[in-house]
Context: one part of a larger RNA
């Protein structure tokens, strides 16, 4: 070592695209490398198995018979893999009709709402709290109307609704670019799934240049609670959030559930579609395919609970686990601008 596992107990990679490997449909012909059969050789002796002997007996010795992974050589079998060649269509793209959508870039446009500024109307407040106070106001504040600018977000629609691999994506009009579903069964003929190593993509928040900065706010000061109060509340406020370009690569990055195929009772909602019945038309009814929710059989399951969107039954491909603390640390080596990030230990100790 041939083990057991991974929604919550250790344990699914953040997510895709793909490399080399692995694994792969239906059919017919060869071939005989894998794999099976036989002979044959090797398989040294002690060992070990079974037995007979001799020392009183054992142990030990001696003798005989088996057995022994593994390879060679031959002959031989042809289900199955595999390697050659031919054929197929359901697996896969692919063409044509068609639908849905906050999927992504870029630009332009709009209106409420904040905030600043000017005009005007007005007078002593205002804001704030659990109650204050700081604050803002008689240089005219709040409030009320107009006019101008700024930046950020996009009310209703909005929905266990969509849509994207994920991360995420929500005003409107264009232009660009991908992806899905539906139908048909019109083409290619296996063209497939996985993916170690690589490469993209990855909220937030932080980093370099450069712009922007209205509201919001880490830090900071201030007022207030309190025995204190470096908070909890309140007034301010810088970075920041925001743009455009390069970094960064982490998350409860979560459905705490890798993909990908098949199979295994319904029941009901919802969103995209097809198709039939029905009607004057629609609606409503069935059938269907395609997400997304509930809820429930049979199964699993330590239990909660999962159940065609499984945590069931099975097959293939990856990652990852192995007590608890030291430790996701140290060192060492890669990447980074820096923060740090990947990779990852021991002693010791329970």
């Nucleotide at each position: 070592c041939u083990g057991g596992g991974c929604g919550u107990a250790a344990a699914g990679g953040g997510a895709g695209c793909g490399u080399a490997g692995g694994c792969g449909g239906c059919u017919c012909c060869u071939c005989a490398a894998g794999u099976c059969a036989g002979a044959u050789g090797u398989g040294a002796a002690a060992u070990c198995u079974u037995u007979c002997g001799a020392c009183u007996c054992a142990a030990g010795c001696g003798g005989a018979a088996g057995g022994c992974a593994u390879c060679g050589u031959c002959u031989g079998a042809u289900a199955c893999u595999a390697a050659g060649g031919g054929g197929c269509u359901u697996g896969a793209g692919g063409g044509c009709a068609g639908c849905a959508g906050a999927a992504g870039g870029a630009a332009a446009u709009g209106g409420a709402a904040u905030u600043c500024u000017c005009a005007g109307u007005g007078u002593a407040g205002c804001g704030g709290u659990g109650a204050a106070a700081u604050g803002c106001g008689u240089u005219g504040a709040u409030a009320c109307u107009g006019g101008g600018g700024a930046g950020a977000a996009c009310a209703c629609c909005a929905g266990u609704g969509g849509c994207g691999a994920a991360g995420g994506c929500g005003a409107u009009u264009u232009c660009c670019u991908a992806g899905g579903c539906u139908g048909u069964u019109u083409c290619u003929g296996a063209c497939g799934c996985u993916g170690a190593g690589g490469c993209u993509c990855g909220a937030a928040a932080g980093c370099g240049u450069g712009g922007g900065g209205a509201g919001c706010g880490a830090a900071g000061c201030g007022g207030a609670u309190u025995a204190g109060a470096u908070a909890c509340c309140c007034g301010c406020g810088u970075a920041g959030u925001c743009c455009a370009c390069g970094c960064c690569c982490u998350a409860a990055a979560c459905g705490g559930u890798g993909g990908a195929c098949a199979c295994u009772a319904g029941a009901u909602a919802u969103a995209g579609g097809a198709g039939g019945u029905a009607u004057c038309g629609a609606c409503c009814c069935c059938u269907u395919c395609u997400g997304u929710g509930u809820c429930g059989a049979a199964g699993c399951u330590a239990a909660c609970g999962c159940u065609u969107u499984a945590a069931g039954u099975g097959u293939c491909c990856c990652g990852c686990c192995u007590g608890g603390g030291g430790a996701g640390u140290a060192c060492g080596g890669c990447c980074g601008c820096a923060a740090g990030g990947c990779u990852a230990a021991a002693a010791c100790u329970c």